A computed fold for a 75-nucleotide RNA from Luedemannella helvata, annotated as transfer RNA. RNAcentral holds the sequence, with entries from ENA. Its Rfam family is "tRNA". Rfam links the family to the GO term triplet codon-amino acid adaptor activity. The family's RNA type in Rfam is transfer RNA.
[in-house]
Order: sequence, then structure tokens, then C1' cells
RNA sequence: GUGGCUGUAGCUCAGCGGCAGAGCGCCCGGCUGUGGACCGGGAGGUCACGGGUUCAAAUCCCGUCAGUCACCCCA
Repeated sequence: GUGGCUGUAGCUCAGCGGCAGAGCGCCCGGCUGUGGACCGGGAGGUCACGGGUUCAAAUCCCGUCAGUCACCCCA
């Protein structure tokens, strides 16, 4: 350089046009002699960024950026 895949909560990921979610973690409470485990509740999001399509976009289209894999080139 060419092509593919990925980007959603602190972490790992689901959701693929119609209310943004789960597990773990975090906070509060219960239980316990204390802690863990367990039980109940809660906080936390510009869905990478910009534009377009649509009544409606995390989701479809275009561009940009980042990560990753393959190929090409060099060693």
C1' cells in the first nucleotide's frame, strides 16, 4: 500500500430500523461475631467521530480515525 473484521457502561460482550441491555466490577442495605458467599436495591452511556437516507438510525449508506488479521514489498 490492498482487502477483510472490529469500535456499545470501568472490563467482557449482546442488541442489526421502533423504550440502549446482560454478566463481572462499583455504591447502599439485609444476613454474619468480622469478612467472603448469598439476597434486595441503586448509580454509571454524545452507541469511535463527521455527514446522508428515513416519520424514526447503535442498526442502512458515504467519509474519517483507531485497533486487529491476511496479502504484497523490504530485512